[in-house]
RNA sequence: GCUCCCAUAGUUUAAUGGAUAAAACAGAAGACUUCUAAUCUUCCGAUCUAGGUUCGAUUCCUGGUGGGAGCA
Repeated sequence: GCUCCCAUAGUUUAAUGGAUAAAACAGAAGACUUCUAAUCUUCCGAUCUAGGUUCGAUUCCUGGUGGGAGCA
C1' cells in the first nucleotide's frame, strides 16, 4: 500500500427494515436471615462518528475513527 471482518449497557451476547432495543453476569435498593452467603422482587444502564436511502434504520449505502486478519 491492497483486500476482508468487527464496533449495541461496566462485561458477554440477542434484535436482518416496523419502534418500550431483549437477556445473562456485574452494580443499587428492598424482602428473607441473629449476621453473612444463597434465594426472591424492583431499579439503573447501551446502538463508534458524520451524512445518505426509506413513511420508518441497530439493520441497507458512502466517508471517517478505532480494533483484528490476510497479501505484498